[in-house]
Molecule: transfer RNA
Organism: bacterium
RNA sequence: GGGCUCAUAGUAAAAUGGUAUUACGCAGCUAUGGCAUAGCUGAGGUCCGGGUCCGAUUCCCGGUGGGUCCA
Numbered sequence: 001g002g003g004c005u006c007a008u009a010g011u012a013a014a015a016u017g018g019u020a021u022u023a024c025g026c027a028g029c030u031a032u033g034g035c036a037u038a039g040c041u042g043a044g045g046u047c048c049g050g051g052u053c054c055g056a057u058u059c060c061c062g063g064u065g066g067g068u069c070c071a
Base pairs, nucleotide, nucleotide: 001070002069003068004067005066006065007064010024011023012022013021018054026042027041028040029039030038047063048062049061050060051059
């Protein structure tokens, strides 16, 4: 320098164009004399810019960063 691939909540992952989901973690409540466990409830997220579309996490282009291969 070039090819491929990835970027989603604090962490790890789903979601192939139509309400962003799950687990752990976090906060509150219940239960216990208290802790732990358990149950219920809640907060919290699509890397950045642009395009296509009635509608974009998804498709296209560019940028940034990670991984991998070639030179």